[in-house]
RNA sequence: GCCCGGGUGGUGAAAUGGUAGACACGGGGGCCUUAAAAGCCUCUUCCCUACGGGGAGUGCCGGUUCGAAUCCGGCCCCGGGCUCCA
Numbered sequence: 001g002c003c004c005g006g007g008u009g010g011u012g013a014a015a016u017g018g019u020a021g022a023c024a025c026g027g028g029g030g031c032c033u034u035a036a037a038a039g040c041c042u043c044u045u046c047c048c049u050a051c052g053g054g055g056a057g058u059g060c061c062g063g064u065u066c067g068a069a070u071c072c073g074g075c076c077c078c079g080g081g082c083u084c085c086a
Base pairs, nucleotide, nucleotide: 001082002081003080004079005078006077007076010025011024012023018066026044027043028042029041030040031039045056046055047054048053059075060074061073062072063071
C1' cells in the first nucleotide's frame, strides 16, 4: 500500500432506513428485616431546567433522504489477512 471485520453509556450488547441504548451485568435511592442476605420497586449517556420538560449524542468531517447507528464519499483508530520466492 491492498483486502476483510470492527468503533454505540461504567461493562457486555440491541436496534441494519422509522421513539438509539432493548436485555443483562455493575452502581445509586427506596420497600421489607432486630440487622443482614435474598426478594421487590425505582433511577442510572451528557448538558440545561421553572422538575412540566427542552437540547445534544452511535469514532471524526461531509453527502443522500421527509427521516441515517444503519446507505454513499473522505479521514482516524483497533483486529485479521495479503504483499516474501526471481

Record summary:
The RNA shown here (transfer RNA) has 86 nucleotides and comes from a Deltaproteobacteria bacterium. It was read from a public genome assembly. Its mean pLDDT, the model's own confidence on a scale to 100, is 80. Taxonomically the source falls in Myxococcia (Bacteria, Pseudomonadati, Myxococcota). It matches the Rfam family "tRNA". The family's RNA type in Rfam is transfer RNA.